Predicted 3D model of a 74-nucleotide RNA (transfer RNA) from a Lentisphaeria bacterium.
[in-house]
This record gives sequence, C1' cells and structure tokens, in this order.
RNA sequence: GGGACCGUAGCUCAGUUGGUUAGAGCAGACGACUCAUAAUCGUCUGGUCGCAGGUUCGAGUCCUGCCGGUCCCA
Repeated sequence: GGGACCGUAGCUCAGUUGGUUAGAGCAGACGACUCAUAAUCGUCUGGUCGCAGGUUCGAGUCCUGCCGGUCCCA
C1' cells in the first nucleotide's frame, strides 16, 4: 500500500425482508428473604446504534467517505 471482517447499555452479545416502542445475560441501585452475609426472587436505572453525509414515507439494518480494532496478502 491492497483486501476481508468487526464497531449496538459499564462488560459479553442478539436484533428476521428496512417498518413504527432498540433487547438479553452479567454488572449497578433499591426492595423482599435471613440473626447476619452469600445465594435466590422482584422492581428500577443505564443507549449521540463508532463519526459525518446520502437514499427512503421510514435506517441499528442499504450506499459513500472517514476513524478505530482484528486477520490475510505485499
């Protein structure tokens, strides 16, 4: 330098043919239970969907550029 893949909650990851409200587990806060702790159960909080544009009635999803990461080739 060229190519492929990836980037979604604090962490690990889902998200169907583009379709109206973006989710799970863990973590965190609060509560229940207990003499107490752990475990368990319940509720809740938590998101510029990497960034900027474009297409569309509508974009996490499609297109372009850029940024970052991993791998391959040179």
It matches the Rfam family "tRNA". Its family is annotated with triplet codon-amino acid adaptor activity in the Gene Ontology. By type it is a transfer RNA. The organism belongs to Lentisphaeria, within Bacteria. It was read from a public genome assembly. The prediction has a mean pLDDT of 81.